[in-house]
RNA sequence: GAGUCGGCCAGGCAGUCGCGGCGCUUGAUCGCGUCGAGGAAAGUCCGGGCUCCACAGGGCAGGGUGCCAGGUAACGCCUGGGGGGCGUGAGCCCACGGAAAGUGCCACAGAAAAUACACAGCCCAAGCGCUCAGCGAGCGACGGCAAUGGUGAAAUGGUGCGGUAAGAGCGCACCGCGCGGGUGGCAACACGCCGCGGCACGGUAAACCCCACCUGGAGCAAGACCAAAUAGGAAAGCAGGCGGCCUGCAAGGGCUGCCACGCGUGGCCCACGCGGCUUUCGGGUAGGUCGCAAGAGGUGUGCGGCGACGCGCAUCCCAGAUGAAUGACUGUCCACGACAGAACCCGGCUUACCGGCCGGCUCCU
Numbered sequence: 001g002a003g004u005c006g007g008c009c010a011g012g013c014a015g016u017c018g019c020g021g022c023g024c025u026u027g028a029u030c031g032c033g034u035c036g037a038g039g040a041a042a043g044u045c046c047g048g049g050c051u052c053c054a055c056a057g058g059g060c061a062g063g064g065u066g067c068c069a070g071g072u073a074a075c076g077c078c079u080g081g082g083g084g085g086c087g088u089g090a091g092c093c094c095a096c097g098g099a100a101a102g103u104g105c106c107a108c109a110g111a112a113a114a115u116a117c118a119c120a121g122c123c124c125a126a127g128c129g130c131u132c133a134g135c136g137a138g139c140g141a142c143g144g145c146a147a148u149g150g151u152g153a154a155a156u157g158g159u160g161c162g163g164u165a166a167g168a169g170c171g172c173a174c175c176g177c178g179c180g181g182g183u184g185g186c187a188a189c190a191c192g193c194c195g196c197g198g199c200a201c202g203g204u205a206a207a208c209c210c211c212a213c214c215u216g217g218a219g220c221a222a223g224a225c226c227a228a229a230u231a232g233g234a235a236a237g238c239a240g241g242c243g244g245c246c247u248g249c250a251a252g253g254g255c256u257g258c259c260a261c262g263c264g265u266g267g268c269c270c271a272c273g274c275g276g277c278u279u280u281c282g283g284g285u286a287g288g289u290c291g292c293a294a295g296a297g298g299u300g301u302g303c304g305g306c307g308a309c310g311c312g313c314a315u316c317c318c319a320g321a322u323g324a325a326u327g328a329c330u331g332u333c334c335a336c337g338a339c340a341g342a343a344c345c346c347g348g349c350u351u352a353c354c355g356g357c358c359g360g361c362u363c364c365u
Base pairs, nucleotide, nucleotide: 001363002362003361004360005359006358007357008356009355011333012332013331014330015329016328017327019036020035021034022033023032024031038339042350043349045348046347047346048345049344050219051218052217053216062215063214064213065212066211067081068080069079070078071077082096083094084093085092086091097210098209102208103207104204105203106202119149120148121145122144123143128140129139130138131137132136157175158174159173160172161171162170176199177197178196179195180194181193182191183190184189223290224289225288226287233281234280235279236278237277238276240259241258242257243256244255245254246253247252261275262274263273264272265271297316298315299314300313301312302311303310304309334337
């Protein structure tokens, strides 16, 4: 100088005014004290707590995950390791089970893209056809070949030697591959260990599918409690006034006649239609309270572990609204200040972000 990985900060200080929660005073106001956004509070993509509903058990379907081991409340997260790829390196990236169960797909180019194939090309050894009278020679494909060329992201393992008419794992050596064993490792897996097999049939599973494992649904507007007015429901009680007659000592009871309330239609009357009253209970609504912040909590430290993390001790309390607070102004300093703001809580992932600080490591000079 270039790079790589990890961690941290997110304008500071002072003053004035204001806002929300809590505490103090019997209550309110006021006052005093105290606390008051983030590393992502965001996206709502995973996982859990909590709540209600469902649920004997098992299976199917659907969804998810997919190398191994560990961590964790749990995870698709994290740590360590294995394998593959990239980089000189520090380091970074990878859904990384199965293509020899089946199905589908493989643009363009190309002869052929899967029951693989034969365009150019190579070869006439055998068989066949034609020509030459014949020995034999020559030519050829409806014969043999897949080494060479060409196409493609991909064309049946690579190099060499032998072999052949020409060729070819056809044979052999080495490399690669597969299977079985051995050794090391908890395992994934590894091995310049042994044996067997000419090689095993292209690619693609974030295509269907197969295999293994996991998996009930809805969400704080969850849910619990208190509880007006009005309407509706249930129960109980009470159901007008006056007169006459009967009964009874009376209170009261029975029969009977007359009268009588409100509202609507209507100009009014008649008429017609509608309407008991009181109390209590229960459900629900408005409204209120809880859920709601002491927690898988923060900080420091000791021990165990490579690490994620775990265990112990000490210490701290650190937003809690429901029209919803967390702001404004002034002064001053500097490196001139980004992305953005809680709404049940927590663990992750992802995305956004002016700039600055610290540390480990690598390469070049």